Description:
The prediction has a mean pLDDT of 81. The RNA shown here (c-di-GMP-I riboswitch aptamer) has 113 nucleotides and comes from a Woeseiaceae bacterium.
RNA sequence: GCGCGACAAAAGCAAAUCGGGCAAAAGCCCGAGACGCAAAGCCACGGGUCCUCGCUUCCUCCGCCACGCCUUCUGCGACGCGACGAAGGACCCAAGAUCGCCGGGCUGCCGCC
Numbered sequence: 001g002c003g004c005g006a007c008a009a010a011a012g013c014a015a016a017u018c019g020g021g022c023a024a025a026a027g028c029c030c031g032a033g034a035c036g037c038a039a040a041g042c043c044a045c046g047g048g049u050c051c052u053c054g055c056u057u058c059c060u061c062c063g064c065c066a067c068g069c070c071u072u073c074u075g076c077g078a079c080g081c082g083a084c085g086a087a088g089g090a091c092c093c094a095a096g097a098u099c100g101c102c103g104g105g106c107u108g109c110c111g112c113c
Base pairs, nucleotide, nucleotide: 003113004111005110012037013036017032018031019030020029021028022027035100041106042105043104045103046102047101048098049097050096052094054093057090058089059088060087061085062082063081064080068076069075
């Protein structure tokens, strides 16, 4: 120096949760707290996952028309048309998030081997 990672040693980080703050949200920051981590140090480069203040398309809910079905009923209802609220759901793009999801890049403590 490289590989490797000990019931080593000295350190380090800090999940969930709670409190405070920021954000539309995912999530982030600070404090408490430790599930764990040999890079759980840093980077959004590739993949995955997550969000939606945006954006595209479609569907649902309401009304009209009415080929039809059933018939005691103004009961059921395709296609088509119209209206409607960011109301609900899905999709495309975009932007954002996540490195403690995986890969990759950069850097780093120790030395049973």

Its Rfam family is "c-di-GMP-I riboswitch aptamer". Gene Ontology term of the family: cyclic-di-GMP binding.
It was read from a public genome assembly, where an Rfam model found it.
Of the family's consensus pairs, 94% are formed in the model.